Overview: This is a predicted structure of a 394-nucleotide RNA (Bacterial RNase P class A) from Lignipirellula cremea. The sequence is in RNAcentral, with records from ENA. A source record names the gene rnpB. The prediction has a mean pLDDT of 77. Its Rfam family is "Bacterial RNase P class A". Rfam classes the family as a ribozyme.
């Protein structure tokens, strides 16, 4: 200088005016209060993911000896409240490297599944080729047909039942045999482990896929803050107290009993309005109840949960990291499912233009409703750290 690998950080900055959500105080008013109105003031008010809701927790209520079906996970150690998360590390894979990626337990327990292509794809398969016999041909070089025989060679394929060599053999094959490769078993050796590194025997060879059924082990109750706690109106429900009832008038029903039942009047007497108080009127009723009181279950509807927590930041410590210990310091959005904006003006950022003084335009993704820990995904733009390959120059 190019090209790239991994990780962190920010996600426009100050100011004025003018709003909107909740909170503290103060002044005035209304109410017996509790608290409610108006104004004035201080201070507070979205994210790195508030997003999917895909995992683990907290926390509530219900369930609740255990087991099972679903479900989900899977190298090892260690981190953690907890994990499917994170960290080193192992081991397969990719890439020259830094590094990336891996549902990473069983495929010598059973099913099963495998496009195309190719002859044949799972106790393999003879299309070419190659070889014995046999029968023709023959220009004596070799051809052709037929029974066989062969996994050495060619093609196919993501994949074709180990490699090289040497013997062998008709031509060939672990058919023998050396040596490598892999697989198992024993055995030492190194690591906390996973695994590694190495001698020994063995059979000559075992294909692939389990985010396909299965098989092992582990893990796991259920809905979720409209969770759920106190409270608690109106209406209906239970129970209690509650006025004496009397007479008429019309309608209607009849088991005709001067019996029931509606409407309506008088007079009594309860309760309530007006009223300082009596008297008077006004409404509502009188044993199928005006009206009061008193219970439970809980409807609206209040309040609670409800935000300071596994909390961020900085300094020391332990650790190889993940994380942890300790000290200091810093916080006040929590609502109605509803706010968190709007303009200005100055100064950065990008991109055109440019007489170099400027003009003009532009600026992501999204968006809080219980809270945390993670994971994935969206995202214009800027900055830092640390590591790699390749050129060039010194």
């Nucleotide at each position: 200088a190019g090209a790239g690998c991994g990780g962190g950080a920010c996600g426009g900055a100050c100011g004025g005016c003018c709003g909107c959500c909740g909170g503290c105080g103060g002044a005035c008013g209304a109410g017996g209060a509790a608290u409610c109105g108006u104004u004035c003031g201080c201070g507070g008010g979205a994210g790195g993911a508030a997003a999917g809701u895909c995992c683990g927790g907290g926390c509530g209520c219900c369930a609740u000896a255990g087991g099972a079906c679903a479900g989900g996970c899977g190298g090892u150690c260690g981190g953690u409240a907890a994990c499917u998360c994170c960290g080193a590390c192992c081991g397969g894979u990719c890439g020259u490297g830094a590094g990336g990626c891996c549902a990473g337990g069983g495929a010598a327990a059973g099913c099963g599944c495998a496009a195309c292509a190719g002859a044949a794809a799972g106790c393999a398969a003879a299309c070419c080729g190659c070889c014995u016999g046999g029968a023709g041909a023959u220009u004596c070089g070799u051809c052709u047909c037929c029974c066989g025989g062969u996994a050495a060679g060619g093609g196919u394929g993501a994949a074709a039942c180990g490699g090289u060599g040497c013997g062998g053999u008709a031509a060939g094959a672990g058919c023998g045999c050396a040596c490598c490769a892999g697989c198992g078993g024993u055995c030492g050796g190194g690591g906390a482990g996973a695994c590694c590194c190495g001698a020994u025997c063995g059979g000559c060879u075992a294909g692939g896929c389990a985010a396909g059924c299965c098989c092992c082990g582990c893990c796991c109750g259920g809905c979720g803050c409209g969770a759920g706690a106190u409270c608690g109106a109106g209406c209906a429900g239970a129970g209690g107290a509650g006025a004496c009832g009397g007479c008429c008038u019309u309608c209607g029903c009849c088991a005709c009993g001067u019996g029931c039942g509606a409407a309506g009047g008088c007079c009594a007497c309860g309760g309530u309005c007006u009223g300082g108080u009596c008297c008077g009127g006004g409404c509502c009723g009188u044993u199928c109840g005006a009206u009061c009181c008193u219970c439970g279950g809980g409807u609206a509807g209040a309040u609670c949960g409800c935000u300071g927590g596994a909390g961020g930041c900085g300094g020391c410590g332990a650790g190889a990291a993940a994380u942890c210990g300790u000290c200091g310091u810093c916080c006040u959005a929590g609502a109605g499912a509803a706010a968190u904006g709007g303009u200005c003006g100055u100064c950065g950022c990008u991109c055109g233009c440019u007489u170099a003084g400027g003009c003009g335009a532009g600026a992501a993704c999204a968006g809080a409703a219980c809270c945390c820990g993670g994971c994935u995904u969206a995202c214009a733009g800027u900055c830092c750290c640390g590591c790699u390959c390749u050129c060039g120059c010194c």